[in-house]
Context: one part of a larger RNA
RNA sequence: GAUGAACGUUGGCGACGUGCCUAACACAUGCAAGUCGAGCGGACCAUGAAGAAUUUAAUCUUCGGAAAGAAUGAUUCUGGAACAGCGGCGGACGGGUGAGUAAGACAUGAGUAACCUACCUUAGACAAGGGGAUAGCCGUGGGAAACUGCGAUUAAUACCCUAUAUAACUUCGGGCCCGCAUGGGAGGGAAGUGAAAGAGAAAGAUCGGUCUAAGAUGGACUCAUGCCCCAUUAGCUAGUUGGUGAGAUAAAAGCCCACCAAGGCGACGAUGGGUAGCCGGCUUGAGAGAGUGAACGGCCACAUUGGAACUGAGACACGGUCCAGACUCCUACGGGAGGCAGCAGUGGGGGAUAUUGCACAAUGGAGGGAACUCUGAUGCAGCGACGUCGCGUGAGCGAAGAAGGUUUUCGAAUCGUAAAGCUCUGUCCUAUGGGAAGAUAAUGACGGUACCAUAGAAGAAAGCCCCGGCUAACUACGUGCCAGCAGCCGCGGUAAUACGUAGGGGGCGAACGUUAUCC
Numbered sequence: 001g002a003u004g005a006a007c008g009u010u011g012g013c014g015a016c017g018u019g020c021c022u023a024a025c026a027c028a029u030g031c032a033a034g035u036c037g038a039g040c041g042g043a044c045c046a047u048g049a050a051g052a053a054u055u056u057a058a059u060c061u062u063c064g065g066a067a068a069g070a071a072u073g074a075u076u077c078u079g080g081a082a083c084a085g086c087g088g089c090g091g092a093c094g095g096g097u098g099a100g101u102a103a104g105a106c107a108u109g110a111g112u113a114a115c116c117u118a119c120c121u122u123a124g125a126c127a128a129g130g131g132g133a134u135a136g137c138c139g140u141g142g143g144a145a146a147c148u149g150c151g152a153u154u155a156a157u158a159c160c161c162u163a164u165a166u167a168a169c170u171u172c173g174g175g176c177c178c179g180c181a182u183g184g185g186a187g188g189g190a191a192g193u194g195a196a197a198g199a200g201a202a203a204g205a206u207c208g209g210u211c212u213a214a215g216a217u218g219g220a221c222u223c224a225u226g227c228c229c230c231a232u233u234a235g236c237u238a239g240u241u242g243g244u245g246a247g248a249u250a251a252a253a254g255c256c257c258a259c260c261a262a263g264g265c266g267a268c269g270a271u272g273g274g275u276a277g278c279c280g281g282c283u284u285g286a287g288a289g290a291g292u293g294a295a296c297g298g299c300c301a302c303a304u305u306g307g308a309a310c311u312g313a314g315a316c317a318c319g320g321u322c323c324a325g326a327c328u329c330c331u332a333c334g335g336g337a338g339g340c341a342g343c344a345g346u347g348g349g350g351g352a353u354a355u356u357g358c359a360c361a362a363u364g365g366a367g368g369g370a371a372c373u374c375u376g377a378u379g380c381a382g383c384g385a386c387g388u389c390g391c392g393u394g395a396g397c398g399a400a401g402a403a404g405g406u407u408u409u410c411g412a413a414u415c416g417u418a419a420a421g422c423u424c425u426g427u428c429c430u431a432u433g434g435g436a437a438g439a440u441a442a443u444g445a446c447g448g449u450a451c452c453a454u455a456g457a458a459g460a461a462a463g464c465c466c467c468g469g470c471u472a473a474c475u476a477c478g479u480g481c482c483a484g485c486a487g488c489c490g491c492g493g494u495a496a497u498a499c500g501u502a503g504g505g506g507g508c509g510a511a512c513g514u515u516a517u518c519c
Stems, first nucleotide, its partner, number of pairs: 001518003005515005012391006018384002020349001025347003029344003034089003039086002044080003048077003053072002056069001059066002096302003106226007115219002120215007128162004138151005168193005176185003198207002228274003235265003240262006247255001277299004281292004304325005327338004355381001357380003363377001364375004394424004404415004429456006438446001463508005468489003474503005484491002
């Protein structure tokens, strides 16, 4: 000098930041990922229109019935809202944490002629014909519950089949051009393979669908260099190192497998052990360097512990699934449910770290054609002098140098223009009134906030540490190697500037000291 600090004493205001460094300990409760009815069928509500059928008053009657109005009402159309279901997109982002990881990490620089990329953009081409189910609903069972069986039945932008199709893919064969070894590119020939979905106001805008090429974005893989301590760790390695073939993958490769060879790494530190997320940065320093990795940004890893795959453009998936373990809870004992290292909050641990707040108004994200819905991301507010910065606790005049305290050589000296007193001012404060920007037409959580005007009143607002030397600042009394101080040297045993108190002084100031850690 610095800090995500803590402790002690003290404490006026504001702005901007920042706040579990310990137990990746366990978690009550609420919220944190939904959305689309312009993909679909039901169920629900409402209004009006049409209306099969049923019943029936007056009237007529040949007693069979006719007739007309009213009522009930299957069904269809219209509108609404959105609980459950099918379907689509999103739950792989955003948010958290740093356990693991010393190298599949990270940083920098290259490479992929060995790769993928939903949504988005650009361009080209297209959407023909058919089919069978299933959830829901209904019926009927099982179970305490979680949930689940059977039967009947229904729809789709759900699923399946056929057709068509190039610049796409596969195979075959012949020339051309190029390169960096494998190889790459353009054009042409033959054979084969592979698509689609509709919705929709006013009848046609719009939103979608399929294939292909390219872009953008995001990823995947490979290589080089760098990357802590221990040699009181010296040898390590059988899928090990390489080859051939087959497989897996988006893709190269012992990535996996069969066979073959016997290699590969190592004092330029292998292997083993310990510790640790890495970086931009941050702290310090003139620099070289040393230390560090909170907040903010990039990357990685993890989501109660261990393992696994499914779906999907993307996961081996924090608020998805399955299995196993530990723990907690429910149970009718047969069986089930759960996962805060999301935001608040609780217990515990600890020297120590906040509200179970408001709002989607802004920025951004998901879905939707939109309206809009969701968003503990985010924007704000609350708490903490935890940090930095700003402001204030008054200003001018005022000597009878008041009273009082302390000291005294008893003359006086000092606190000291300090106070009192007089004259002012209004930062802050209080009261009243006005009142934003942030938002484009509308929409403001913050917030009647910031700010402005008027009035009032010096009123509410100063402490902490030190005074032997280092080191700025001295006297008196008490104590008497006691009580105590102390960062180092050291001080105290009767005149202590070093202990305690007082007066005075010095330093910093809403802080000041101490402790811890780093330079």
The part of an RNA shown here (small-subunit ribosomal RNA, 5' domain) has 519 nucleotides and comes from an uncultured bacterium. The full RNA is in RNAcentral, with records from ENA and SILVA. Its mean pLDDT, the model's own confidence on a scale to 100, is 80.